[in-house]
Context: one part of a larger RNA
């Protein structure tokens, strides 16, 4: 390159946004670029090939042919791509009227339970364990009760549940913003799909400054266990966790399954809508699970939310180790991240 992959075997970018490219609905005229056919030119000889002929034969040589898949020019053809102009509504998009939610931001507010604190009841023990012990307590602890105060997180509802492109989101309430869904067919008229580079967001942990610090708690002290315990259990216990504001850009970032569009039996739950007067009921539309047929699959299992059956575009793969290192380069304050080999060995 052809050809085969990418849910668990190597392999789907962590997600979106979008430039270039790629690819694209229905219908008409037109052109003739791609395409297809005709003629011409040239496509050196010589070799290969093929038919023949010459050297006794063969190698060798001679002579015609074919080939030389191609370029160029002109004559045609016009389904199908492209291009021009046009036309349409079913793909997108708007408009209108509902509907839905832990979507996103910022602000107040509230209770429960934690610890401190102060004041009252109160006395000799708390607490922890497998059993200890450290530890705290007669300077009154532990337990009650009242008061205040601090800071983080919302129990029940709660769900096989519901928003978001991932990441992710949960108390009540407001401001202010996004976004799907549904109905209606009134607009516009293919505006659409994918997307290299790029830009944007991106869970913890970590990093910079400055606040904040209730509880937990890396590290670290001490108790224990245990041969030994630099652990596992216990007492305490700083970073940290929480705010602003910049950074960091990576995860089993997973549905380990990139997006879009068409098709391809059923049967059950559900969440939002529509239609109806409705709690029946049965259709529809968009979600979220469960099971299964055809088919696929190495099984395991997938199965209208594909891993079926085709189509565009885009990313990745090609034995295992060395290794996601080396050394370059970018990027970061650092931690380190992105790109990413080789010898050599199985």
């Nucleotide at each position: 390159u052809u050809g085969g992959g990418u849910u668990u075997a190597a392999a789907g970018g962590g997600u979106g946004c979008g430039u270039a490219g790629g690819c694209g609905g229905a219908u008409u005229a037109g052109u003739a670029a791609g395409u297809c056919a005709g003629u011409g030119g040239u496509g050196a000889a010589a070799g290969c090939c093929c038919a023949u002929c010459g050297c006794u034969c063969a190698a060798c040589g001679g002579u015609g042919g074919a080939a030389u898949u191609g370029c160029c020019a002109u004559u045609g053809a016009u389904a199908c791509u492209g291009c021009u102009a046009g036309u349409c509504u079913u793909g997108a998009g708007u408009a209108u009227g509902g509907u839905u939610g832990a979507g996103g931001u910022g602000g107040g507010c509230g209770g429960a339970a934690u610890g401190u604190g102060u004041c009252a009841u109160g006395u000799a023990g708390c607490g922890g364990u497998g059993a200890a012990a450290u530890g705290c307590u007669u300077a009154g602890a532990u337990a009650u009760g009242a008061c205040c105060c601090a800071g983080a997180a919302c129990a029940c509802c709660a769900a096989u549940u519901g928003c978001g492109a991932a990441g992710g989101c949960a108390g009540c309430u407001c401001g202010c913003u996004a976004a799907a869904c549904c109905a209606u067919a009134a607009c516009u008229g293919a505006c659409g799909c994918u997307g290299a580079u790029g830009c944007a967001c991106g869970a913890a942990a970590g990093c910079g400054u400055g606040g904040g610090g209730a509880g937990c708690a890396a590290a670290c002290a001490g108790g224990a266990u245990u041969a030994g315990a630099u652990a596992c259990c216990c007492u305490g216990g700083u970073a940290g966790u929480c705010c602003a504001c910049g950074c960091c850009c990576u995860a089993a970032a997973c549905u380990a399954u990139g997006a879009u569009c068409a098709c391809u039996c059923g049967u059950u739950g559900u969440u939002g809508g529509c239609g109806a007067u409705a709690c029946a009921c049965a259709g529809u539309c968009a979600g979220c699970g469960a099971c299964u047929a055809a088919g696929g699959g190495a099984a395991a299992c997938c199965a209208u939310u594909a891993a079926g059956u085709g189509a565009u575009c885009c990313a990745c793969c090609u034995g295992g180790g060395a290794a996601g290192u080396a050394c370059g380069a970018c990027c970061g304050c650092a931690a380190g991240g992105u790109u990413g080999a080789a010898a050599c060995u199985c």
Molecule: small-subunit ribosomal RNA, central domain
Organism: uncultured bacterium